[in-house]
Context: one part of a larger RNA
RNA sequence: UUGGGCGUAAAGGGCGCGUAGGUGGCCCGGUCAGUCUUUGGUGAAAGCGCGGGGCUCAACCCUGCGUCGGCCAGGGAUACUGCCGCGGCUCGAGCACUGUAGAGGCAGGCGGAAUUCCGGGUGUAGCGGUGGAAUGCGUAGAGAUCCGGAAGAACACCGGUGGCGAAAGCGGGCCUGCUGGGCAGUUUGGCUGACACUGAGGCGCGACAGCGUGGGGAGCAAACAGGAUUAGAUACCCUGGUAGUCCACGCCGUAAACGAUGGGCACUAGGCGCUUGGGGGAGCGACCCCCCGAGGGCCGGCGCUAACGCAUUAAGUGCCCCGCCUGGGGAGUACGGCCGCAAGGCUGAAACUC
Numbered sequence: 001u002u003g004g005g006c007g008u009a010a011a012g013g014g015c016g017c018g019u020a021g022g023u024g025g026c027c028c029g030g031u032c033a034g035u036c037u038u039u040g041g042u043g044a045a046a047g048c049g050c051g052g053g054g055c056u057c058a059a060c061c062c063u064g065c066g067u068c069g070g071c072c073a074g075g076g077a078u079a080c081u082g083c084c085g086c087g088g089c090u091c092g093a094g095c096a097c098u099g100u101a102g103a104g105g106c107a108g109g110c111g112g113a114a115u116u117c118c119g120g121g122u123g124u125a126g127c128g129g130u131g132g133a134a135u136g137c138g139u140a141g142a143g144a145u146c147c148g149g150a151a152g153a154a155c156a157c158c159g160g161u162g163g164c165g166a167a168a169g170c171g172g173g174c175c176u177g178c179u180g181g182g183c184a185g186u187u188u189g190g191c192u193g194a195c196a197c198u199g200a201g202g203c204g205c206g207a208c209a210g211c212g213u214g215g216g217g218a219g220c221a222a223a224c225a226g227g228a229u230u231a232g233a234u235a236c237c238c239u240g241g242u243a244g245u246c247c248a249c250g251c252c253g254u255a256a257a258c259g260a261u262g263g264g265c266a267c268u269a270g271g272c273g274c275u276u277g278g279g280g281g282a283g284c285g286a287c288c289c290c291c292c293g294a295g296g297g298c299c300g301g302c303g304c305u306a307a308c309g310c311a312u313u314a315a316g317u318g319c320c321c322c323g324c325c326u327g328g329g330g331a332g333u334a335c336g337g338c339c340g341c342a343a344g345g346c347u348g349a350a351a352c353u354c
Base pairs, nucleotide, nucleotide: 003326004325005324006323007308008307012322014205015204016203017202021198022197023196025089026088027087028085029084030083031082033081034080035077036076037075038074039073040072041071042070047067048066049065050064051063052062053061054060092195093192094191095190096188097185098184099183100182104179105178106177107176108175109174110173111155115151116150117149118148119147120146121145122144126137127136163170164169210251211250212249213248214247215246219245220244224240225239226238227237262321263320264319265318266317267316270299271298272297274295275294276293277292278291279290280289281288303310304309327354328353329352336347337346338345339344
């Protein structure tokens, strides 16, 4: 390579947009490139296979037939694929309209509880902390309690087995503004008429930590200091505490970025409850009963699976496209290249060894 694979054994790219490319719905006509059929030519010799023969045999040699993955040209077929058609269609896809749920995103404003600090009042000897203590704080009046003020960060209850988002992720209330996407309308089918799927490169987004410049700093808290514990204790526990955590702008580009499960389409028993649209029945009714979608859960057959388990949200049955794997260690290392301010990231070996 072929093949076989990728939930947990090695293996799904963190996620999207999209270029090239690959793939592509129903019908009609044309063409005949692929495809099928037929004819001719070519496919040297040697070689190789089989048969026969010559050297005493064999090797070797001679000879007949076959083979030589194929290639070229002509004739014919037209189902399928391709190509051509200012050809057609509407079920794929998209658009419009009317509704609708939502912590989807961005910006601004307002709010209360708590914490800490500051000022003042009351008040006196403790407070704090632990397994027990100590460090620490407090007679310069702490802790407790009341009033006032300041600041930063986070939003109890609602809250859910809930919702939204491509992923990362997104929760006070509301308001306001700007803005993205989804879903439904069982015929509003009104419009376009295959406009589609995937997507190597590329571009963008991307938790936390970290980096740069400037702000901010209540609480928490790497580092650090002290107190304990201990044989020791560079820890676990305690008292403090700086980066950081927050904001603006710019970088970084990683993760158990997980459903450890790429995307799309179609098909294949059911049951239960949830979210959100629509419809029908009954009814005073938002209660109740039934049906059609979209989403998100649990359980469970067929089938699949090494098993565990998955099971219309597939890990079932198929098709299309991309990514990736190919024994363990060495190693996600070295070297080179590209990127980065740096930290480092991406790409990514070999010797050797089992």
RNAcentral holds the full RNA, with entries from ENA, Greengenes and SILVA. Predicted 3D model of a 354-nucleotide part of an RNA (small-subunit ribosomal RNA, central domain) from an uncultured Gemmatimonadota bacterium. The prediction has a mean pLDDT of 88. It matches the Rfam family "Bacterial small subunit ribosomal RNA". Rfam links the family to the GO terms ribosome and structural constituent of ribosome.